[in-house]
Context: one part of a larger RNA
Molecule: large-subunit ribosomal RNA, domain II
Organism: Caldifarciminota bacterium
C1' cells in the first nucleotide's frame, strides 16, 4: 500500500419548543398492593404535582392590587385552557460523537541478578627502568654538619602486556551490534581491578556532583488503581434526492486560533406592500472644489514702531547712508486638526407611480460564523514602497462551473435542473498551429517598434500653426574684399582685434567688430561677422501634435509576441461590412419546486406565471440493514438464504427478473424497536 471484517450524536433525568393522541375546569397518579399470566395485562392506590387569581417586601386586600395624605396617574394583573402520554429538534447534569496526551494522586504493591555507594570474605597485576630514607666503609669536623663509594629498595614514581578504560579519526547508522568494529590513545602497587554473599528505593535511595545512576526507562522507576483524568487543541465521523443558504463584522471578555449578546442564514406562526426603485416636494450636513474674511504658515515690494552699524557736524544731540524688523498697504500663494463660501452623491421625511419579489416587519425553534482574500474607488500609516498594513464604499473569490486572458481563486464576459450531431450572440477573436476575413477604405510606423521601463537627449519621420528673408535675387556653395587713425588706453618682460582690466569712438567706404575662432614669445599667418560678384527659387527660426530612435547590463540555448512566422502587415490609428465564439439567450423533449386559476372521487389532474450553481448550516421527502408483532404467513430438495453474470424499472439510495452456483431455510405487506449504512481517524484485527 491492497483486500475483508470491526469502527464514532447513545441512554437516563429535568426544562422549555414543535407535531400528534386521551380527557378537559380540570388533568394525572408515585412507591406499594391485588388478580390473571411465560417476559406481560387488568385493577386498586388521590399522597403528591400542574392548572383553575392576582398584586404587594410584608401585614394584607382581591378582579383587582401596589405606589400615595390622595391619585383624572403609573407598574403588574383580569377580558385567550389546561393537563397527562408518545414522537422529533435543542439545552442542562452525567464519560455524553469517537480516538489521542505531557501530567496528578493512591498502595504494609514489585524491583539494587543492570547500575551507585557501603559491609563481609576471597582473587589478580608479564617484563623492563629510576634508585628516596636508612646502613656500612672511607674522607672530613673540636664535635656535628658535609663529601665519596658500596649496600639498600621507597614511590597515588617511569616505560609497557594481562586487566580496567574510552582520546581522535575512519567505519557503521533498515548495523555484526538498540553504542559494535579497525587504527590510535589513558591508567596499569593504587583513591587499583575483580569473584562470591549481603545492605540501602521512589519525593526515597545512592552519587570524588554529570540531575548522574536505581533492570535498553529517571527533573521523580516499574506495576496496579482513581480512569472512559482533562484536552478552548489535531485527526476522524458511514445511504439518496429536493428547497433555501451564510459568516470571517460590532461591543464585552486573564480575551485575542475560545466564548456571550447583536448583525447575517434557515424553519414555523402572525401582519399584509409596511420593503425597494423612480419622480416631485420638504429637510439636516460642511466633504470634493474653491477661498484667505478668522486661525496659522509663507514669497516679493511699499511704508516703517523699535534696535544696530558707518560717516559728517555746531555733539547726552542733529543731518546723511546702510542693515534687521512688528503692525499696516499692494501683488501672488499654502493648510487633516483654517473657512467669507460650497457642490455631486449619499442620508431622513411625505406623496404619487412602478415592482408581488425567496420583498419587508414582529414573535418563537435550529444553526453556522466571529483567521478572510484579491480588485476598483476615497483616506490613514509606510518611502504618494510591498502579493505591506489599517478603515470606508462597491465587485468577485470564499461557497461559482462555462468562454476569454498561452498556462493562472480574484481581471474581462457570463451565473451550470437534465438531454440534443439545432440556431443567435458576449468578452475575445478571424495567416498556420486553431473555429472564423491573407476583408474594404484612408493614413502612419522601418524601430521586428509592435512583442517590458524613467529623467534626459537627437537635422528619424508624418500632420497642423506662428513668424522672418526672398527675382530690387533670398539660403548653401564658389570668386573677391574684409580697410584707416591704431601696435586705441591701462596693465605687462612683451600684450599689436584675440592673457587680463576699463572703455568700445571716429574715418574711408559696396562693406569691414577697437573684433567669432585657430594661431605667435610678441608680431606674422588662417578664418568669421559684414559687403560685392557668380548662381537662379525657394530658404530659415519657433510652437502644437502622431508614430518611431538612444537611454536599456545577469547569471543552464533562444525565453519580455503562447509558437511558427508577420513589414502598403498577420503592426498602429480612424471608419465600415461579414463571420467565429460560452453550460449566456433561443429552439425541441423531459424532471422537479413554488405561486395562482379551474376541476376534484380529497389527493390528485389540467392551464398560466416564476424558479431549480452552492461550502458551513437550517428545512423537507425517501432507500436499505438487523430484530419484534400479525405469524407455526405465502413460498421452498420440482431447490430457501448466500454467491456470479446479464436484461429491465426507478432522478437516486435501490428494486425486480432470468441463467448458473449453492444445499435449507424463508420473503412481500402493515406496524414497532434499533449495537442501522465507511476510500480516509500515521484507526483496530486478520490476510496478501
Nucleotide at each position: 500500500c491492497c483486500c475483508g471484517g470491526c469502527g464514532a450524536g447513545u441512554g437516563a433525568a429535568u426544562g422549555g419548543g414543535c407535531g400528534u393522541g386521551g380527557c378537559g375546569a380540570g388533568g394525572u397518579u408515585a412507591a406499594g398492593c391485588c388478580u390473571c399470566a411465560u417476559u406481560g395485562a387488568g385493577g386498586c392506590g388521590c399522597a403528591g404535582c400542574c392548572g383553575g387569581a392576582g398584586c404587594g417586601a410584608a401585614a394584607g386586600c382581591g378582579a383587582g392590587u401596589c405606589c400615595u395624605a390622595a391619585u383624572u396617574g403609573g407598574g403588574c394583573g383580569a377580558u385567550u385552557a389546561g393537563u397527562c402520554g408518545c414522537g422529533c429538534g435543542c439545552a442542562u447534569u452525567c464519560g455524553a460523537c469517537c480516538c489521542g496526551a505531557a501530567a496528578c494522586c493512591c498502595g504494609u504493591g514489585u524491583g539494587a541478578u543492570c547500575u551507585a555507594c557501603c559491609c563481609a570474605u576471597g582473587g589478580c597485576c608479564a617484563g623492563g627502568u629510576u634508585g628516596a630514607a636508612c646502613u656500612u666503609g672511607g674522607g672530613g669536623u673540636a664535635a656535628c654538619a658535609c663529601c665519596c663509594a658500596a649496600g639498600g629498595g621507597a614511590g597515588g614514581a617511569c616505560c609497557g602486556a594481562a586487566c580496567c578504560g574510552g582520546u581522535g579519526a575512519c567505519c557503521c547508522u533498515u548495523g555484526c551490534a538498540a553504542u559494535a568494529g579497525u587504527c590510535u590513545c589513558g591508567g596499569a602497587u593504587g583513591a587499583g581491578c575483580u569473584g562470591u554473599g549481603g545492605g540501602u528505593a521512589g519525593g526515597a535511595g545512592u552519587g570524588a556532583a554529570a540531575g548522574g545512576c536505581u533492570a535498553a526507562u529517571c527533573a521523580a522507576a516499574c506495576c496496579g488503581g482513581g480512569u472512559g483524568a482533562u484536552a478552548g487543541c489535531u485527526g476522524g465521523u458511514u445511504c439518496u434526492c429536493c428547497c433555501c443558504g451564510a459568516a470571517a463584522u460590532g461591543c464585552c471578555u486573564u480575551u485575542a486560533g475560545g466564548g456571550g449578546c447583536a448583525g447575517u442564514c434557515u424553519c414555523g406562526c402572525a401582519a399584509g406592500u409596511u420593503c425597494a426603485g423612480u419622480u416631485g416636494c420638504g429637510g439636516a450636513g460642511g466633504u470634493a472644489g474653491a477661498g484667505c474674511a478668522c486661525u496659522g504658515g509663507a514669497c516679493g515690494g511699499g511704508c516703517g514702531c523699535u534696535c544696530c552699524c558707518c560717516c559728517a557736524c555746531a555733539a547726552u544731540g542733529u543731518g546723511g547712508g546702510g542693515g534687521a524688523a512688528a503692525a499696516c498697504c499692494c501683488g501672488a500663494c499654502c493648510a487633516a486638526a483654517c473657512u467669507c463660501c460650497g457642490a455631486a452623491u449619499g442620508c431622513c421625511g411625505c406623496a404619487a407611480c412602478u415592482u408581488u419579489a425567496g420583498a419587508u416587519u414582529g414573535c418563537g425553534g435550529g444553526a453556522a460564523a466571529g483567521a478572510g482574500g484579491c480588485u476598483g474607488u476615497g483616506a490613514g500609516c509606510u518611502c504618494u514602497a510591498a502579493g505591506g498594513u489599517c478603515c470606508a464604499u462597491g465587485g468577485c473569490c470564499g461557497a461559482g462551473a462555462g468562454g476569454g486572458g498561452a498556462a493562472u481563486a480574484a481581471c474581462c464576459c457570463a451565473g451550470a435542473c437534465c438531454a440534443c450531431c439545432a440556431g443567435c450572440u458576449a468578452a475575445g477573436g478571424c495567416c498556420c498551429c486553431a473555429a472564423a476575413g491573407u476583408g474594404u477604405a484612408u493614413g502612419c510606423u522601418a524601430a521586428g517598434u509592435g512583442g517590458a521601463a524613467a529623467a534626459a537627449g537627437a537635422g528619424g519621420u508624418g500632420a497642423g500653426g506662428u513668424u522672418g528673408c526672398u527675382c530690387a535675387g533670398a539660403c548653401a556653395g564658389c570668386u573677391g574684399g574684409g580697410a584707416u587713425g591704431u601696435u586705441g588706453g591701462c596693465u605687462u618682460a612683451g600684450a599689436a582685434g584675440c592673457a587680463g582690466c576699463a572703455a568700445u569712438c571716429a574715418u574711408u567706404u559696396a562693406a569691414a567688430g577697437a573684433g567669432u575662432g585657430c594661431g605667435u614669445a610678441a608680431c606674422a599667418g588662417c578664418u568669421c561677422a559684414c559687403c560685392a560678384g557668380u548662381c537662379g527659387a525657394g530658404c530659415g527660426a519657433c510652437c502644437u501634435u502622431g508614430c518611431g530612435c538612444u537611454g536599456a547590463a545577469a547569471a543552464u540555448u533562444c525565453a519580455u509576441c503562447g509558437g511558427g512566422g508577420c513589414u502598403c502587415a498577420a503592426g498602429c490609428a480612424u471608419a465600415c461590412c461579414g463571420c467565429c465564439g460560452a453550460a449566456g439567450c433561443u429552439g425541441u423533449g423531459g424532471a422537479c419546486u413554488u405561486c395562482u386559476c379551474g376541476a376534484u372521487u380529497c389527493u390528485u389532474c389540467g392551464g398560466g406565471g416564476a424558479g431549480u450553481g452552492g461550502u458551513a448550516g437550517g428545512g423537507g421527502a425517501g432507500c436499505g440493514u438487523u430484530c419484534u408483532g400479525c405469524a407455526g404467513u405465502a413460498g421452498g430438495u420440482u431447490g430457501a438464504a448466500g454467491g456470479c453474470u446479464g436484461a429491465c424499472c426507478g432522478c437516486g439510495a435501490g428494486g425486480c427478473c432470468a441463467g448458473c452456483u449453492g444445499g435449507a431455510c424463508g420473503a412481500g405487506g402493515c406496524a414497532g424497536a434499533a449495537g442501522u449504512g465507511a476510500u480516509u481517524a500515521u484507526g483496530c484485527c486478520g490476510g496478501g